[in-house]
Context: one part of a larger RNA
RNA sequence: UUUAGGCAAGGGAACUCGGCAAAUUAGCCCCGUACCUUCGGUAUAAGGGGUGCCUGCUUUGAAGAAAGCAGGUCUCAGUAACAAGGGCGCUCCGACUGUUUAAUAAAAACACAAGAGACCGCAAGUCCGAAAGGAUGUGUAUGGUCGCUGAAUCCUGCCCAGUGACGGUAUCUGAAAACCUCGUUCAAGGGGAAGAAGGACCGUUAAACGGCGGGGGUAACCAUGACCCUCUUAAGGUAGCGUAAUACCUUGCCGCUUAAUUGGCGGCUUGCAUGAGUGGCUUAACGAGGGCGCCACUGUCCCUGCCUGGAGGCCG
Numbered sequence: 001u002u003u004a005g006g007c008a009a010g011g012g013a014a015c016u017c018g019g020c021a022a023a024u025u026a027g028c029c030c031c032g033u034a035c036c037u038u039c040g041g042u043a044u045a046a047g048g049g050g051u052g053c054c055u056g057c058u059u060u061g062a063a064g065a066a067a068g069c070a071g072g073u074c075u076c077a078g079u080a081a082c083a084a085g086g087g088c089g090c091u092c093c094g095a096c097u098g099u100u101u102a103a104u105a106a107a108a109a110c111a112c113a114a115g116a117g118a119c120c121g122c123a124a125g126u127c128c129g130a131a132a133g134g135a136u137g138u139g140u141a142u143g144g145u146c147g148c149u150g151a152a153u154c155c156u157g158c159c160c161a162g163u164g165a166c167g168g169u170a171u172c173u174g175a176a177a178a179c180c181u182c183g184u185u186c187a188a189g190g191g192g193a194a195g196a197a198g199g200a201c202c203g204u205u206a207a208a209c210g211g212c213g214g215g216g217g218u219a220a221c222c223a224u225g226a227c228c229c230u231c232u233u234a235a236g237g238u239a240g241c242g243u244a245a246u247a248c249c250u251u252g253c254c255g256c257u258u259a260a261u262u263g264g265c266g267g268c269u270u271g272c273a274u275g276a277g278u279g280g281c282u283u284a285a286c287g288a289g290g291g292c293g294c295c296a297c298u299g300u301c302c303c304u305g306c307c308u309g310g311a312g313g314c315c316g
Stems, first nucleotide, its partner, number of pairs: 001311008010302002014300001019297001027051005036041001038151001052073009074078001086295007093287002098110002114149002117146004125136004154280002157212003162209002164205005171200003179192004213231005240274001241271001252268006
């Protein structure tokens, strides 16, 4: 110097991106236990008390043994070592247990139960294969395949103009082959008629891909605008939520928290550029998830010191 440990007066997060690391707590018995809640939980919530050994007695038991009462006794300390949860509150995300980048990412990503949709009546649909053949399938719509959302609760608005899917179709368009005809004979070739799918055309469909406006005026203070006018679209964003994991301006404004807060939480909200299964809003429980606060605790720090073991270095 480095590494692994031990202890530290007074203070107690002042350290730091951040309590990272360390410390605290800890077993068993008894008491006691809030908000919230899907009534199961939350919960070992929180917060208290006890705990060794000896003697006598009581109860249960066939006994080993267990539980209890009374008295005595020792230590700094009785789960005396080892072992062995720190706790609480607010909020975001994901419902949950689970899965994942073997060797920098464990998560809010994936999955999930559940919801709705599409295809399919079985010689099916989907998949593998050049085919034969095979899987689903010892199956048969309460089934199988495909993509989407992602527990439950409360809900899921408007638009089919564009793209797609499905269906229809009097008419139009519509290739090659075949047909008719011309080509002196054959042929090349020319013309014609008929006409499939598809398209035009008509409809349906958004839990299909997706989309969901602008200007002006108006109430007897001001302000605001229930109301009116106008342009325009396929339709002009409904319920909710909202400075948000989304808000540029922005450290928005107000309140709480602090001595002080670009933080956190609660409101407001004209949302640069929220929004309803590309799901919207809530939500108990859960989380080695993200943010914030409080108590306890501590060498993280004020501010360093001492001790023990290993390694390295130096001297020999």